[in-house]
């Protein structure tokens, strides 16, 4: 940078010791019945690998690299829209290239 998803779904345990929840702003949440990082084990997922099946397309099996495991990316901000439901758009994450 370019594609493609992002209301599913899935957590203990040891450390640690005060924040977090992307950054800001406003909310609302979550925390000393212990956050953040960090390690350990489980577990969700199926994007890529890798297998079956096929005339293709779709599908289905695996779990070998990645990810994730509180609330929709927690909500809202910018535009259309009736100050609303809703849709876009920006921004982020993941995959893949």
């Nucleotide at each position: 940078c370019u594609u493609a998803u992002c209301c599913a779904g899935a957590g203990u345990g040891g450390u640690a010791g005060a924040g977090g929840g992307u950054a800001c702003a406003g909310g609302c949440c979550c925390g000393a019945u212990g956050a953040a990082g960090c390690c350990a084990c489980a577990g969700c997922a199926a994007c890529c690998a890798g297998g079956c099946c096929c005339g293709a397309g779709a599908g289905c099996c695996c779990a070998g690299g990645u990810g994730c495991u509180a609330a929709u990316u927690c909500c809202u901000g910018c535009c259309c829209g009736g100050u609303a439901a809703g849709g876009g758009a920006g921004a982020g994450a993941u995959a893949a290239g």

The prediction has a mean pLDDT of 80. This is a predicted structure of a 97-nucleotide RNA (SAM riboswitch aptamer (S box leader)) from uncultured Candidatus Acidiferrum sp. Rfam family: SAM riboswitch aptamer (S box leader). Its family is annotated with regulation of gene expression in the Gene Ontology. Rfam 15.1 lists 9,625 matches to the family in 4,158 species. The sequence is in RNAcentral, with records from MGnify.